[in-house]
RNA sequence: GGAUUCCAUCGGCACACCCGAGCGAAAGACGGGGUCGCAAAGCCAUGGGCCUACGGCAGUUUGUCAGGGUUGCCAGGUUGCUUCU
Numbered sequence: 001g002g003a004u005u006c007c008a009u010c011g012g013c014a015c016a017c018c019c020g021a022g023c024g025a026a027a028g029a030c031g032g033g034g035u036c037g038c039a040a041a042g043c044c045a046u047g048g049g050c051c052u053a054c055g056g057c058a059g060u061u062u063g064u065c066a067g068g069g070u071u072g073c074c075a076g077g078u079u080g081c082u083u084c085u
Base pairs, nucleotide, nucleotide: 012038013037017033018032019031020030023028036072042078043077044076046075047074048073049070050069051068055065056064057063058062
């Protein structure tokens, strides 16, 4: 430097759910608790999927469109720890 994660070590993150705060139209995000799981469940919204619809367009019991969101949906990019070779 590259690859790898059988066993093992130091640890890391934190699903659902609950609480908070008048962040947001909402989806959702943030802080705390929590601990289903994760070997990148670190970071990036670039591609696809999915969620929402203030607003726009159509329409009149609604439908549709991200410019909003989701990296713990997948892919891609990028950075890192340990073990072994």